The prediction has a mean pLDDT of 83.
Predicted 3D model of an 80-nucleotide RNA (c-di-GMP-I-GGC riboswitch aptamer).
[in-house]
RNA sequence: CGCGAUAAAGGCAAACCCUGAGUAAUCAGGGGGCGCAAAGCUAUAGGGUCCUUCAGAUGAGGGGCAGCCAGCUGCCGAAG
Numbered sequence: 001c002g003c004g005a006u007a008a009a010g011g012c013a014a015a016c017c018c019u020g021a022g023u024a025a026u027c028a029g030g031g032g033g034c035g036c037a038a039a040g041c042u043a044u045a046g047g048g049u050c051c052u053u054c055a056g057a058u059g060a061g062g063g064g065c066a067g068c069c070a071g072c073u074g075c076c077g078a079a080g
């Protein structure tokens, strides 16, 4: 540089349920644990996607998702 082990230490937490917020996407807290080597951070912007308002020409505005790709940063160290 690269790789990701039936390794070690530690970490995160899907669906679902309860409570709360939101028109909604979805979010916060608690339980839970499908999974994850970036499931850490970034939605001031690169793509993608979802919701919503207006329009009704395929457009414009606002909002969400990083556990879709991407960008940035990073723990451990067996084999190669």
Base pairs, nucleotide, nucleotide: 003077004076011036012035016031017030018029019028020027021026034067040072041071042070046069047068048065049064050063051062052061053060054059

The model forms 90% of the base pairs in the Rfam consensus. The sequence was found by an Rfam model in a public genome assembly.